This is a predicted structure of an 83-nucleotide RNA (c-di-GMP-I-GGC riboswitch aptamer) from a Candidatus Bipolaricaulota bacterium. The organism belongs to Candidatus Bipolaricaulota, within Bacteria. The sequence was found by an Rfam model in a public genome assembly. Its mean pLDDT, the model's own confidence on a scale to 100, is 90. The model forms 90% of the base pairs in the Rfam consensus.
RNA sequence: ACCCGAAUGGGCAAACCCGGCGAAAGCCGGGGACGCAAAGUCACGGGUCUAAGGGGUGACCUAGGAUGGCCGGACUGCCGAAG
Numbered sequence: 001a002c003c004c005g006a007a008u009g010g011g012c013a014a015a016c017c018c019g020g021c022g023a024a025a026g027c028c029g030g031g032g033a034c035g036c037a038a039a040g041u042c043a044c045g046g047g048u049c050u051a052a053g054g055g056g057u058g059a060c061c062u063a064g065g066a067u068g069g070c071c072g073g074a075c076u077g078c079c080g081a082a083g
Stems, first nucleotide, its partner, number of pairs: 003083001011036002016031006034069001040075003044072003047067003053062003
C1' cells in the first nucleotide's frame, strides 16, 4: 500500500408525513428510520420510470427529462483487530 471487515468514534437516511418546485417521473427543505462499509461524487454503458414538447386518425411512439438506495464502471474518503 492492497484485499478483507472486528472494534472505536461517528456518518448517511427508505417508506411515510408537512412545506415547496415540476406536466410527470422525480427533486429540494424539515420531521422520521427501512436499511447502507462508500447509501460520498459522476448519467460514461446497460436497465427501469416519466412523456411536457414532437409524431400519429387512434391505440400508441419518442428523452437531450429522471433514477447513483437497479447493475456495471470511474474518482475520492474515516477507523485500525484477526487473517